[in-house]
């Protein structure tokens, strides 16, 4: 330098292929309350992501189109 993936709550990740209603959904952590002599399992609530960053297309974007951006692999 060329090519390919990948970016979503603190952590891991579902959706994206085919735009579309009800709060972007689930585990784990994390707070409250129960329960317990206490801590932990358990249970019930709960609070956190305008979906990586700009434009754009569209009545409507996490999703579709440009560009960048950081990461990770391949080639030279």
């Nucleotide at each position: 330098a060329g090519c390919a993936g990948a970016a979503u709550g603190g952590c891991u990740u579902a959706g994206u292929c085919u735009g579309g209603u009800u709060u972007a959904g689930a585990g784990c952590a994390c707070g409250u309350g129960g329960c317990u002599c206490a801590u932990g399992c358990c249970c019930a609530c709960g609070a956190g992501a305008u979906c990586c960053c700009u434009g754009g297309u569209u009545c409507g974007a996490a999703u579709c189109c440009a560009g960048g951006u950081u990461c990770u692999g391949c080639u030279a």
Transfer RNA from a marine sediment metagenome, 76 nucleotides, folded computationally. RNAcentral holds the sequence, with entries from ENA. Rfam family: tRNA. The family's RNA type in Rfam is transfer RNA. The prediction has a mean pLDDT of 81.